[in-house]
The RNA shown here (transfer RNA) has 77 nucleotides and comes from Candidatus Collierbacteria bacterium CG22_combo_CG10-13_8_21_14_all_43_12.
Its mean pLDDT, the model's own confidence on a scale to 100, is 80.

RNA sequence: GAGGUUGUAGCUCAGUUGGAUAGAGCAUCUCACUCCUAACGAGAAGGCCGGCGGUUCGAAUCCGCCCAACCUCACCU
Repeated sequence: GAGGUUGUAGCUCAGUUGGAUAGAGCAUCUCACUCCUAACGAGAAGGCCGGCGGUUCGAAUCCGCCCAACCUCACCU
């Protein structure tokens, strides 16, 4: 330098062919339970989906550019 995959909650991940309030598990907080703790149970908080533009009535989803991580190839000794 060329190509590919990935980027969504603190962490690990889902999210269909664009469609209406973006979800799960773990972790955190509260309550309940218990002599106490843990576990189990109930609830809450936590995101504008890597960034900027575009298409569209409507974008996490499609298109372009950029950024980051990883993989392959090329170049170089």

The organism belongs to Candidatus Collieribacteriota, within Bacteria.
Rfam family: tRNA. From the family's description: Transfer RNA (tRNA) molecules are approximately 80 nucleotides in length. The family's RNA type in Rfam is transfer RNA.